[in-house]
RNA sequence: GAAUGAACGCUGGCGGCGUGCUUAACACAUGCAAGUCGAACGAGAAAGUCUUUCGAGAUGAGUAAAGUGGCAGACUGGUGAGUAACGCGUGGGUAUCUAUACUUUAGUAAAGAAUAUGUUUGGGAAACUAAACUUAAUACUGUAUAUCUUUCGCUAAGAAAAAAAGGGGGCCUCUUGCUCUCGCUGAAGAAUGAGCCUGCGUACUAUUAGUUAGUUGGUAUGGUAAAUGCUUACCAAGACGAUAAUGGUUAUCCGACCUUAGAGGGUGAUCGGACACAUUGGGACUGAGAUAUGGCCCUAACUCCUACGGGAGGCAGCAGUGGGGAAUUUUGCGCAAUGGACGAAAGUCUGACGCAGCAACGCCGCGUGGAGGAUGAAUCUCUUCGGAGUGUAAACUUCUGUUUAUUAGGAAGAAAAGGUAGUAUAUAAUACAUACUAUUUAUGACGUUACUAAUAUAGAAAGCACCGGCUAAUCUCGUGCCAGCAGCCGCGGUAAUACGAGAGGUGCAAGCGUUAUUCGGAAUUAUUGGGCGUAAAGGGCGCGUAGGCGGCUUUGUAAGUUUCUUGUUUAAGGCCCCGGCCUAACUGGAGAAAAGCAAGAAAUACUGUAUAGCUAGAGUAUAAUAGAGAGAAGUGGAAUUUUCGGAGUAGCGGUUAAAUGCGUAGAUCUCGGGGGGAACGCCAAUGGCGAAGGCAGCUUCUUAUGUUAUUACUGACGCUGAGGCGCGAAGGCGUGGGGAGCAAACAGGAUUAGAUACCCUGGUAGUCCAUGCAGUAAACGAUGAUCACUAGGCGUAUACAUUUAUGUGUGUGCCGUAGCUAACGCGAUAAGUGGUCCGCCUGGGGAGUACGAUCGCAAGAUUAAAACUUAAAGAAAUUGACGGGGAUCCGCACAAGCGGUGGAACAUGUGGUUUAAUUCGAUACUACGCGAAGAACCUUACCUGGGUUUGACAUAUUUAAGAUUCAUAUAGAAAUAUAUGUUCUGUAAGGUAACUUACAGCUUUUAUACAGGUGUUGCAUGGCUGUCGUCAGCUCGUGUCGUGAGAUGUUAGGUUAAGUCCUUUAACGAGCGCAACUCUUAUUAUUAAUUGCUAACUUAUUUAUUUAAGAGCACUUUAAUGAGACUGCUUAGGAAACUAAGAGGAAGGAGAGAAUGAUGUCAAGUCCGCAUGACCCUUAUAUCCAGGGCUACACACGUGUUACAAUGGGUACUACAAAGAGCUGCUAACCUGAGAGGGGGAGCUAAUCUCAUAAAAGUAUUCUCAGUUCGGAUUAGAGUCUGCAAUUCGACUCUAUGAAGUUGAAAUCGCUAGUAAUCGCAUAUCAGAAUGAUGCGGUGAAUACGUUCUCGGAUCUUGUACACACCGCCCGUCAAGCCAUGAAAAUUGUCUGCACCAGAAAACAUAUGAACUGACCGUAAGGAGGUAUAUGGUUAAGGUGUGGGGGGUAAUUGGGGC
Repeated sequence: GAAUGAACGCUGGCGGCGUGCUUAACACAUGCAAGUCGAACGAGAAAGUCUUUCGAGAUGAGUAAAGUGGCAGACUGGUGAGUAACGCGUGGGUAUCUAUACUUUAGUAAAGAAUAUGUUUGGGAAACUAAACUUAAUACUGUAUAUCUUUCGCUAAGAAAAAAAGGGGGCCUCUUGCUCUCGCUGAAGAAUGAGCCUGCGUACUAUUAGUUAGUUGGUAUGGUAAAUGCUUACCAAGACGAUAAUGGUUAUCCGACCUUAGAGGGUGAUCGGACACAUUGGGACUGAGAUAUGGCCCUAACUCCUACGGGAGGCAGCAGUGGGGAAUUUUGCGCAAUGGACGAAAGUCUGACGCAGCAACGCCGCGUGGAGGAUGAAUCUCUUCGGAGUGUAAACUUCUGUUUAUUAGGAAGAAAAGGUAGUAUAUAAUACAUACUAUUUAUGACGUUACUAAUAUAGAAAGCACCGGCUAAUCUCGUGCCAGCAGCCGCGGUAAUACGAGAGGUGCAAGCGUUAUUCGGAAUUAUUGGGCGUAAAGGGCGCGUAGGCGGCUUUGUAAGUUUCUUGUUUAAGGCCCCGGCCUAACUGGAGAAAAGCAAGAAAUACUGUAUAGCUAGAGUAUAAUAGAGAGAAGUGGAAUUUUCGGAGUAGCGGUUAAAUGCGUAGAUCUCGGGGGGAACGCCAAUGGCGAAGGCAGCUUCUUAUGUUAUUACUGACGCUGAGGCGCGAAGGCGUGGGGAGCAAACAGGAUUAGAUACCCUGGUAGUCCAUGCAGUAAACGAUGAUCACUAGGCGUAUACAUUUAUGUGUGUGCCGUAGCUAACGCGAUAAGUGGUCCGCCUGGGGAGUACGAUCGCAAGAUUAAAACUUAAAGAAAUUGACGGGGAUCCGCACAAGCGGUGGAACAUGUGGUUUAAUUCGAUACUACGCGAAGAACCUUACCUGGGUUUGACAUAUUUAAGAUUCAUAUAGAAAUAUAUGUUCUGUAAGGUAACUUACAGCUUUUAUACAGGUGUUGCAUGGCUGUCGUCAGCUCGUGUCGUGAGAUGUUAGGUUAAGUCCUUUAACGAGCGCAACUCUUAUUAUUAAUUGCUAACUUAUUUAUUUAAGAGCACUUUAAUGAGACUGCUUAGGAAACUAAGAGGAAGGAGAGAAUGAUGUCAAGUCCGCAUGACCCUUAUAUCCAGGGCUACACACGUGUUACAAUGGGUACUACAAAGAGCUGCUAACCUGAGAGGGGGAGCUAAUCUCAUAAAAGUAUUCUCAGUUCGGAUUAGAGUCUGCAAUUCGACUCUAUGAAGUUGAAAUCGCUAGUAAUCGCAUAUCAGAAUGAUGCGGUGAAUACGUUCUCGGAUCUUGUACACACCGCCCGUCAAGCCAUGAAAAUUGUCUGCACCAGAAAACAUAUGAACUGACCGUAAGGAGGUAUAUGGUUAAGGUGUGGGGGGUAAUUGGGGC
């Protein structure tokens, strides 16, 4: 996608044609579904109606009902339980039968005896039934005759047996005859239907391999319509089976239906053919036909009636009921049509059938309106707020009237038959019959039919599913891993196109979706049309049976094969054409056609078969030759071990290190002799041999095979190979030996958290031999055997040839072309191209497991499932990441050094705890002296309390008032509230003026939009920042390679700080990074010269050093422009890049420092800097105020400061900086205080003045190793300063106090030169408040062998089962829950075999003393025959015993899955 006898959900206007218990072959109430014939027969009502003399008669009526008899109830209709079968399909055959109907022919004579019905009397509840009497036939019985038939007989002739029925008409000679017709009987034929036999086809299963005694065949008997072991007796011992018997499971089969390009696959409803069945099982009767059931007998179960004695029943016919089920209709109308039974016919019967009803169950058709109608109403939805969508949709105007409703009309299905008349045939005939013509009459369930017209009104008629991808169609809201969705992937954890809703859209449409099932796609069982080196898959290897396949040539045959013809392949269906219903579905007619099967004819290439040959395949012989090929016997040396003897002394052994162990009872070591077992050094190999497993000292014997060469011989003898047979490593098992070394188990010692291991010391099975078993391995080339063909190159083993360097074979290897392969790879030793045969595979797990079977002593092996579970498992390759993988390199990474931290006290931050609050954030490296360059109030976000609500702040509109403002008082903690007073802008108009009015501005006020939020989300964001990392990387275009992901470039060889550069190069170029450009600093030149500088010069001054002023810009300095360094030069190396050394130079190989941070990573940090989406609060999460808190304190951590002292502390004196800052400021001199400070106020908006004395250093002195003159915490007191305010909670000063601490465990940090260390100075923030931060200078070291290790990083390479990427992935037990399943004592019902018991009905056989008896025989007695009874074997259900199969349940138990 197509389909369905469907069901379910939502919805539902009409019509046509179809279809409708797929489940319980479960049970059935009620009605109907098979009768008919009076022209076979006897007998024969009643009601009603009419008449009446009222007695009755006529009609009804020879009707109904019943009976005898005939025909039909074997058809029609239903169902699919059984059946794997000659049941069905198809094609043949014949040893048979065939009622009615058809054709032909011959007959239909003459007799008889009963019996139903009826009448009477009985029995019984009923069903039913007994006896007596009477009666008919087309019922029944003899007799006659008979072609044929049967029997006897047989050359024949002949003999015997053996039929029948009459009815209804006509005519008439009148008692029987003639005739017509319907019947009846015999015979023959044909048709129809049926029986039987048979070739082929017809599900799954081998975890069913052997089955069968009437079984297979023969002879005879019996039997049948008919062949036959169909039956019986006897004889023989056969018959079937891997081409699947037997058994088990399931199942009606077919035409056909669905699907499909086809081949196939699935199905077997409706319609048609066949079969089987009728509650279960068995049986016969009747008949043309049945083993019948809307007939009978018996049996069992069930149901019903009963007077308990006994009876009745069979919807799988049509309706209908219950039940079961997801699920399937009316207890309808009619025989009008078609068909059937009976009948001479009219006709009767017909739940067959025709119709209607119910159900969208299916297919088909129609409608639910058509046209116009806006820069486009409203609603609703969305919105970027502009608008957009719904949408010509609606409204509105106009038109039409399908369907619906009402009314009226109105076909076809119905013409046969029948009646009347006529004609013809036939006849003696005007009967009868048949045919035809004319005429006439009747018959409609459907049906208020189809159809047509009129009237009315757009009026009554649209839903369902979907919108993440597959897959056509998207937005908003709600929800927040919840609720839910889901076919697969998957969606949902606060911005869901995936859930729910709305709007819009898409698809189909009186339906639409879902579920179930089948086919397709699926080449995913592969015949068409797949595979097996690594994805599932080559048997461990050989020999060989059946089978399959098979070299060249001749002749025959014609089985296969090919062609033609014939028969058959029911109808329907399918296809094509034509037609009928308005169309279609539906339906009528006609045609074509395929395969199959069968028969006939022809052909002979190929295959087969038969025949005759051949030598190219295969084999044999001969001559050589190689080899760890196999088996057996013998034999050799080295080594280990053991034993004996000698010599010798304290250790040996073993390991990373040890110990166990051995040793003074003499080991190890060493020399010599002996014993014993096992394995074979060098040669030796990428080598050789073998079918594989496998095979190694040497010699001999036996034996197998390969190869080469040359001829000869055989003449297709070949290849493969299901079953079968054999071989088959190691380990294992049995028996008997052997046992040196090694060594599972075991023991001890170590290692370890543990160590049932790795290491060590010992050590038993075993390893070895003989002989049996076992039968498996990653038994691998993960590559079955065999044959042929298809480029080469280089080795190697062996044989041969020759032209001596090659060639020809056979093996064994490497590389490689074409080709193949998903790729990796293979590539004459194929995984290439083809032929033949075998084995094997079909998603992962469950599982190579369970059960069963076979084998085995056992271990176990072989064969081999299912339930259940799952969306992947797997292969190859790619890019990353990772590795206690490899190679190379770098970094204060280690190492080498210096100084710290970790211990103390304090400062500061964090955690924790506490609290009304201790606001919030940061929190591995990359948080923790971080945001915070500075919390007493403020800050401030927190807490408590007191207030305000258009608000502390913005804009706009609006109401009212007033200028704005300022002052005072009261209450209060303040915010604030109240009260009093004061002040009055500009413009215009009016007014003398005061002032009034209007507008504007401003303030307050009223109201509304709104303000406000340090509220949430840094996982919605922008921006900024940290980190890897100042690491050298990250990419692109074009080209090339690859199926592709991707690769190449970017790798390689060098070099560099560098993907820096050079060389090479299927790459060539380019970009972001690196470097450079920028700033500072180091040298110098030029220019400039005040506030800077002062060498020379002048003047003045001081005792002197000096100081001041001129003057100058030389120097220093300042700040602007330049120069300078570039591997430029030399030497050496090198291809170059570059490297090493050197020169010169202030500076040398990037001079030093700063700024500068690629692609990206960490959902890193920040919504509390700022901005911002969404959400949230709006008399509060906003805002104002006071106080408190952020400063708490058993504790833990980080970062610091000060120390522990003599390289020091104290005191005194003496030097030398840089860089900054300053008007709300820095503040000098001077005075004052012990000091912090106070007073003071010059100068300075700064190279001028001030902060401002730099300190370490130096000189001198004191202390003398102490918890000290070290250290300064803590505490007390007294003060100073800032500030509204110093209590919580500031800094500083003085006096006093004088804690811990004597160099710091594990661990850990910084630093490579003007660096570490050490010393002070300044600044930002700031009223005040640094031990922090940022800068500045002073003094000024040590060390680096080097890259093994630690950490981090870079490149290449390798492995990978990792890809949220090793903080990965992942195995098993255990614990909890659930699921299916194996075993299991036992238990339960079912099927079936065998043996036995018993045995209904029945037919058959036999018998019959007694009983009954119409036809025939007999004068009669009686007989024959029959009824009946008895017996017999056969036999259903049933019973007993004993086996087998499969099934259910199950305590407990085993593994498996989630």

Small-subunit ribosomal RNA from an uncultured bacterium, 1458 nucleotides, folded computationally. Rfam family: Bacterial small subunit ribosomal RNA. Rfam links the family to the GO terms ribosome and structural constituent of ribosome.